[in-house]
Context: one part of a larger RNA
């Protein structure tokens, strides 16, 4: 240097954008850097290797050859890679039409329910549990009716349904806005793929400032349980949960499965679009996109995967290399902090 791997054994960055780099459709011409062929020069000698020779052999010595995978110059070749010029349309993209959607942001509106407040009715209980007790209630609770306040979440629809790159997104309306599918045409003409660094997004909890606070509820208090009970159960309850702005940057951030492309029998659901058929029905057939299940071949240690591959291949990135020590220490960088990120060793089995 080459060789192995990454669903569950160690191993896919949480996700996208994109710089350098790597890789890159089809065709003609030019060039000749890579590449290939020939020639020349050089690649000291010795050694190694091959064929001989000399000491009685051997070691040793010695002649010739080969080798020295190289480098340089030169003459050619022109398939492939590169470069330059020109063309193409299948990759990619733009335009027109149309469609579905909890995609994102802002503002407004709505009803149910809980709680609290005021009032009415009404009286002795309510609540809670395995059973209880703490707690609430004659200062009138619970229950019930009317009115009001406020916050948070949106029952049914609702669906291995939809949308989004991921995190995630669910009442209704308006405005602003991103992406995607399909049908044909027209246009641009390789504009592409991946992506070290970088910068952006990123659940929950947590932090800062200011609001808000109904319910729930870490901590905390009390009641139970128990040998104990710093728990599970119960009654309360502060941060928090909510909003604005800023920070944090993690997760079983999971499909534990990186992205892109091509190819490889089927069956059956579902979702979005399109075309066609005719016996117009809750129809049938075909087709493109998504999302499930079952399975051929194949693959896999097995489980399983199986056109949404973990099959067969190509390109690029990330990552792994025995368990513990340890995602620790030290240092760097980031952070207000909490901490994050990068990330060892001794020792030990």
């Nucleotide at each position: 240097c080459u060789g192995g791997g990454c669903g569950u054994a160690a191993a896919g960055c949480g996700c996208g954008c994109g710089u350098a780099g790597g890789c890159g459709g089809u065709u003609g011409a030019a060039u000749a850097a890579g590449u290939c062929a020939g020639a020349u020069g050089u690649g000291a000698a010795a050694g190694c290797c091959c064929c001989g020779g000399g000491c009685u052999u051997a070691a040793c010595c010695u002649g010739g050859g080969a080798a020295u995978g190289g480098c340089a110059u030169u003459u050619g070749a022109g398939a492939c890679u590169g470069u330059u010029c020109g063309g193409c349309u299948g990759g990619a993209g733009u335009c027109u039409g149309u469609c579905a959607g909890a995609g994102g942001g802002u503002g407004g509106c709505g009803g149910a329910a809980u709680u609290c407040c005021g009032g009415g009715u009404g009286u002795a209980g309510c609540g809670g549990u395995g059973a209880a007790a703490u707690g609430c209630g004659u200062a009138g609770a619970u229950a019930u009716c009317c009115g009001g306040a406020g916050g948070a979440a949106c029952a049914c629809c609702g669906g291995u349904g939809g949308c989004g790159a991921a995190g995630g997104c669910g009442g209704c309306c308006a405005c602003c806005u991103g992406g995607g599918g399909c049908a044909a045409g027209a246009c641009u003409g390789a504009c592409g793929c991946u992506g070290a660094g970088g910068g952006g997004c990123g659940a929950a909890a947590g932090c800062g400032u200011g609001g808000g606070g109904a319910g729930c509820g870490a901590a905390c208090a009390g009641g139970a349980u128990u040998a104990g009970a710093u728990a599970c159960c119960c009654u309360g309850g502060u941060a928090g949960u909510c909003c604005a702005c800023g920070c944090u940057g993690u997760a079983a951030a999971c499909g534990a499965u990186g992205a892109g492309a091509a190819c490889u029998g089927g069956g059956u659901g579902u979702u979005g679009g399109g075309a066609c058929g005719g016996u117009u029905g809750g129809c049938g057939u075909c087709u493109c996109g998504g999302u499930g299940c079952c399975g051929a071949a194949g693959u896999c240690a097995a489980c399983g995967c199986g056109a949404u591959a973990a099959g067969u291949u190509c390109u690029c990135c990330g990552c792994c290399u025995g368990g513990g020590g340890a995602g620790u220490a030290c240092g760097g960088c980031c952070g207000c902090a909490a901490g994050g990120u990068u990330g060892a060793a001794a020792c030990u089995c």